A computed fold for a 124-nucleotide RNA from Micromonospora sp. Llam0, annotated as c-di-AMP riboswitch aptamer (ydaO/yuaA leader). Model confidence (mean pLDDT): 79 of 100.
[in-house]
RNA sequence: AACCAGUGAUCUCACGGUCGCGAUCCGGGGACCCACCGGCAACUGGGGUGAAUCCGCGGUCCACCGCGGUAGGGCGAACUUCCCGCCCGAAUCCGUCAGCUAACCCGGUAGGCGGCGAGGAAGA
Numbered sequence: 001a002a003c004c005a006g007u008g009a010u011c012u013c014a015c016g017g018u019c020g021c022g023a024u025c026c027g028g029g030g031a032c033c034c035a036c037c038g039g040c041a042a043c044u045g046g047g048g049u050g051a052a053u054c055c056g057c058g059g060u061c062c063a064c065c066g067c068g069g070u071a072g073g074g075c076g077a078a079c080u081u082c083c084c085g086c087c088c089g090a091a092u093c094c095g096u097c098a099g100c101u102a103a104c105c106c107g108g109u110a111g112g113c114g115g116c117g118a119g120g121a122a123g124a
Stems, first nucleotide, its partner, number of pairs: 004022001006021006025108005034099001045097001046094004054069006072088005079123005
C1' cells in the first nucleotide's frame, strides 16, 4: 500500500463470490559514487514490516510478566496548524545475512462485528 469500469477459469437466475494473470501502489534484497571505518582486548548476534520505541520501579538476577511514564500513532463528521479531551503505544518475520543503491530479483496489494460519537481557535 491494501485499489482497478483490465483479463481468464469456475459457481450463481441474477447480484455477487472464489482461484489465477495483469495494471497500480507498498515493502524487502541488490553496484559504481557517497557514507561508515585509529589499534588491542572483553562483552553482545544482527536486520526487516509496523506508530508500537525508550526509561524507572517491583516479582532475588536473566528471560518473561506487572505497574507508572515516554518517542511515536490514531480519534473528536471535508482540509491545514495550534489548544483541549480520549485511546493505542501490539504483534510478527528473516535465520548468523542485508548502509545507500541504477539495472535486476523477491514478496504483498487483506479486511469482519459491536459500541460510542458532531470540543475550541485561526487560516485556506
Its Rfam family is "c-di-AMP riboswitch aptamer (ydaO/yuaA leader)". Rfam describes the family as follows. This family represents a conserved RNA structure found upstream of the ydaO and yuaA genes in Bacillus subtilis and related genes in other bacteria. The RNAcentral record of the sequence draws on Rfam.